This is a predicted structure of an 85-nucleotide RNA (c-di-GMP-I riboswitch aptamer) from Saccharibacillus sacchari. The organism belongs to Saccharibacillus, within Bacteria. Its mean pLDDT, the model's own confidence on a scale to 100, is 77.
Parts: sequence; structure tokens; C1' cells
RNA sequence: CUCAUAUUUUGGCAAACUUAUUGAAAAAUAAGGACGCAAAGCUAUAGGGACCAAAUCCGUCGGGGUAGGUCAGCCAGUUGCAUUC
Repeated sequence: CUCAUAUUUUGGCAAACUUAUUGAAAAAUAAGGACGCAAAGCUAUAGGGACCAAAUCCGUCGGGGUAGGUCAGCCAGUUGCAUUC
């Protein structure tokens, strides 16, 4: 110096839920709020997976398929931090 594991302090992030706004929805943003997180930092046509279905396609009119949509707090990829053993 690098990798792996464990731990402490300071600092960091913020699930569910509530309110407001945007959106067809999934969901996002802001404020409150803490379930958790050592990458809960970043990356979404161009690794897998999940969610939604406005437009569009099909239809026996009950409905079904489909993503320049959404999710990184599903896995993954990538970058990276103080102290101690």
C1' cells in the first nucleotide's frame, strides 16, 4: 500500500406513514417521520429482475399484449471514507 473480516466514535442517508405538488398509473419531488443502511454514493434501450399500461395493437367487448415510463432500499456493475484490533 492492497484485499477480507469484526468493532467503536463523529458525521452521512432515510422505509412505512402523513401533508402538498406533478403524473393515466407505477412512481417522483418537498416538508415532517425513522424501519433500516459501511456504499441506502453513482449507473435504467445497450446484464438479469420487478412495477405500471396513458398512447398503441388484438378482442368473443368480460378483457389481453406491448415501453423513448418507473424502481439503484432486488441482484448486479462502478467509484469511494476517519479510527482501532